[in-house]
Context: one part of a larger RNA
RNA sequence: GAAUGAACGUUGGCGGCGUGGAUUAGGCAUGCAAGUCGUGCGAGAAGUCUUUUGCUUGCAUUAGACGGAAAGCGGCGAAAGGGAGAGUAACGCGUGGAUACCUGCCUCCAGGUUCGGGAUAGCUGCGGGAAACUGCAGGUAAUACCGAAUAAUAUCUCCGGAUCAAAGGUGAGAUUCCGCCUGGAGAUGGAUCCGCGUCCUAUUAGCUUGUUGGUGGGGUAACGGCCUACCAAGGCAACGAUGGGUACCGGGCGUGAGAGCGUGACCCGGCUCACUGGGACUGAGACACUGCCCAGACACCUACGGGUGGCUGCAGUCGAGAAUCUUCGGCAAUGGGCGCAAGCCUGACCGAGCGACGCCGCGUGCGGGAUGAAGGCCUUCGGGUUGUAAACCGCUGUCAGUUGGGAGGAAAUCACAUGGGGUACUCUCCAUGUGUUGACCUAUCUUCAGAGGAAGGACGGGCUAAGUUCGUGCCAGCAGCCGCGGUAAGACGAACCGUCCAAACGUUAUUC
Numbered sequence: 001g002a003a004u005g006a007a008c009g010u011u012g013g014c015g016g017c018g019u020g021g022a023u024u025a026g027g028c029a030u031g032c033a034a035g036u037c038g039u040g041c042g043a044g045a046a047g048u049c050u051u052u053u054g055c056u057u058g059c060a061u062u063a064g065a066c067g068g069a070a071a072g073c074g075g076c077g078a079a080a081g082g083g084a085g086a087g088u089a090a091c092g093c094g095u096g097g098a099u100a101c102c103u104g105c106c107u108c109c110a111g112g113u114u115c116g117g118g119a120u121a122g123c124u125g126c127g128g129g130a131a132a133c134u135g136c137a138g139g140u141a142a143u144a145c146c147g148a149a150u151a152a153u154a155u156c157u158c159c160g161g162a163u164c165a166a167a168g169g170u171g172a173g174a175u176u177c178c179g180c181c182u183g184g185a186g187a188u189g190g191a192u193c194c195g196c197g198u199c200c201u202a203u204u205a206g207c208u209u210g211u212u213g214g215u216g217g218g219g220u221a222a223c224g225g226c227c228u229a230c231c232a233a234g235g236c237a238a239c240g241a242u243g244g245g246u247a248c249c250g251g252g253c254g255u256g257a258g259a260g261c262g263u264g265a266c267c268c269g270g271c272u273c274a275c276u277g278g279g280a281c282u283g284a285g286a287c288a289c290u291g292c293c294c295a296g297a298c299a300c301c302u303a304c305g306g307g308u309g310g311c312u313g314c315a316g317u318c319g320a321g322a323a324u325c326u327u328c329g330g331c332a333a334u335g336g337g338c339g340c341a342a343g344c345c346u347g348a349c350c351g352a353g354c355g356a357c358g359c360c361g362c363g364u365g366c367g368g369g370a371u372g373a374a375g376g377c378c379u380u381c382g383g384g385u386u387g388u389a390a391a392c393c394g395c396u397g398u399c400a401g402u403u404g405g406g407a408g409g410a411a412a413u414c415a416c417a418u419g420g421g422g423u424a425c426u427c428u429c430c431a432u433g434u435g436u437u438g439a440c441c442u443a444u445c446u447u448c449a450g451a452g453g454a455a456g457g458a459c460g461g462g463c464u465a466a467g468u469u470c471g472u473g474c475c476a477g478c479a480g481c482c483g484c485g486g487u488a489a490g491a492c493g494a495a496c497c498g499u500c501c502a503a504a505c506g507u508u509a510u511u512c
Base pairs, nucleotide, nucleotide: 001512002511003510004509006508007507008506009505010504013362014361015360016359017358018357019355020354026318027317028316030315031314032313035076036075037074040073041072047066048065049064050063053060054059055058083273084272085271092198093197094196095195096194097193098192099191101190102189106186107185108184109183110182111181112180113179114148115147116146117145123138124137125136126135127134128133154163155162156161168178169177199245200244201243206236207235208234211233212232213231214230215229216228217227218226248270249269250268251267252263253262254261255260275296276295277294278293279292298309299308300307301306326352328351329350330349334348335346336345337344338343365395366394367393368392375386376385377384378383399453401448404445405444408441409440414435415434416433417432418431419430420429421428422427456501457500458499459498460497461482462481463480467496468495469494470493471492477484478483
């Protein structure tokens, strides 16, 4: 000098774009953060309309129609998105290769979608329990479950053969729309293996028994001591094994002429974690942040029998700390889940709020104005300086304030109409027209008023730009280094003046 996720001191007008729990991976009140589908299924409350009967004349009741809440079965999603860096010195990451593998939704191709069955939630009845929840009996549906048929290009094969599937919905109407089943190909995502690279320590020198290899078997989507039985005795290490310490890694970021050194906040990719430890289930995918089971610590409820919870999601709270924000708005946009769709959900996201935390921009006026006013400071008492600075005169109107307009972020979706195309009255593509959607921000223009609302901080001995006076008297104090201060201090304190930066200026910490 440059830099920072900074902090502290003094000061503080506006805007844009960024950025903000680095410490206790410490504990958490409260709300929200993952639902959706009635075009899979049974059932159907409130309410509205019509109607019957009764009467207290607006209530009860009967029947029907509309309606569609809450719950349940079923499907898909919940493995994404979001957070954190505790662990990890490792095929974890980076880079370059390899294959013994899997892949829901999506795309393309080929074929199929036949006939049956038994249950079970919800519901009804009867219970148990303080609650959480739960038992028995009856009975019901399906794209839930099961059986049979069909069976190749799939699987197994001793090559003879054997084995394996499905579900319907909408609609007046389905080869045609939405689905379902089987096989193949692709795409996407993942899994595994290997070469090389990846911090300090030898005041850590030996380490290892499933250890190293083989055979048989098991297991996995898949190779493999991954596991197991038997056999052999191997394997690693001074080119640093093993142990200890520290640490997520990379793209990048800071600095530097570069080489290098330092670093890994924000953003992107990968990995790992989800109160602590362990385990599997479901599933295409998890050993699963807001799923399940067990154990533990902690906290809460309890009728003492027993239960409940997990903010390292968004806000917020306590604690610790030098230190880090709102319990905000909206799904309008982008994206995601579900759905034929309308749409619903979305603390992802888009926005607003707070903080000079950073970078950048703008303003705090402009011109004239000498009796060089007053005051201050200095003085050799003549004067000098503050200083065109002020007053005063003229002008302008940025920003903030105020008034009114206003482009854009919106194009899609959807509905309707018209025309054209696709074997097509349900579907779909294209074009045109009309209608529909903004949480928030606002370019820019404009009305009004008036210099009115907007300057400080550090420094002035040398390094280093900028000095005088007074006070103090090795005291009080200053200080980055050299060093100042013991009676004339340009170095302490104050005043005046000056220098440098400027909505900031200094200090501290850290890196180069």
A computed fold for a 512-nucleotide part of an RNA from a metagenome, annotated as small-subunit ribosomal RNA, 5' domain. The coordinates come from a structure-prediction model, not an experiment, and the mean pLDDT is 83. The RNAcentral record of the full RNA draws on SILVA.